Molecule: SAM riboswitch aptamer (S box leader)
Organism: Desulfotomaculum nigrificans
RNA sequence: UUCUUAUCCAGAGAGGCUGAGGGACUGGCCCUGCGAAGCCCGGCAACCUUCUUAAGGAGACUUAAGAAAGGUGCUAAUUCCUGCGGAAGAUAAUUCUUCUGAAAGAUAAGAA
Numbered sequence: 001u002u003c004u005u006a007u008c009c010a011g012a013g014a015g016g017c018u019g020a021g022g023g024a025c026u027g028g029c030c031c032u033g034c035g036a037a038g039c040c041c042g043g044c045a046a047c048c049u050u051c052u053u054a055a056g057g058a059g060a061c062u063u064a065a066g067a068a069a070g071g072u073g074c075u076a077a078u079u080c081c082u083g084c085g086g087a088a089g090a091u092a093a094u095u096c097u098u099c100u101g102a103a104a105g106a107u108a109a110g111a112a
Base pairs, nucleotide, nucleotide: 001112002111003110004109005108006107007106008105013041015040016039017038021031022030023029025083027081028080042075043074044073047071048070049069050067051066052065053064054063055062056061079104084101085100086099087098088097089096090095
């Protein structure tokens, strides 16, 4: 980098360093010197490993609940909304609203 599978409307700091940008991309709309991004600490979560308890099983192991030791991840706004298609409703409208499938993206685990 590519492929497969799963998840993406919950959760998480008035901390320290630093000092201008950031929210993937498009178009919007936002955040930001009352301090962006980054780093450290803290926190959240529970995908993988490990562990504990219960049930099942001859066993391998499976299921459920929990903990948080290890590997990641995350810590403004639903993945901020949207981009391609379908349905319903409203409208003067090629306009708007709602629902929905996909695409794209992110993360995990596995594979090449």